The RNA shown here (transfer RNA) has 73 nucleotides and comes from an Armatimonadota bacterium. The organism belongs to Armatimonadota, within Bacteria. It matches the Rfam family "tRNA". About the family: Transfer RNA (tRNA) molecules are approximately 80 nucleotides in length. The family's RNA type in Rfam is transfer RNA.
[in-house]
RNA sequence: GGGGGUUUAGCUCAGCUGGUAGAGCACCCGCCUCCAAAGUGGGUGGCCGUGGGUUCGAGUCCUGCAACCCCCG
Repeated sequence: GGGGGUUUAGCUCAGCUGGUAGAGCACCCGCCUCCAAAGUGGGUGGCCGUGGGUUCGAGUCCUGCAACCCCCG
C1' cells in the first nucleotide's frame, strides 16, 4: 500500500426482508432466611465508533474518517 471483518447498555453479545432498541451477566429494590448465600419478582441504564448521503422513516442501505483484528504484498 491492497483486501476482508468488527465497532449497539458497565461487560459478553442479539437485532430477520429499513418502521419508534433487546437478552444474559453485573448493579439497585423487594420476596424468601435468624443473618447471608442460592433461588425468585421487579427496576435503573444505550439514540447504536464518528461525519455526511438516500428515504416519509436508517442500528439496519450508500459513503469519508477513526480504532481494533485477520489475510496479501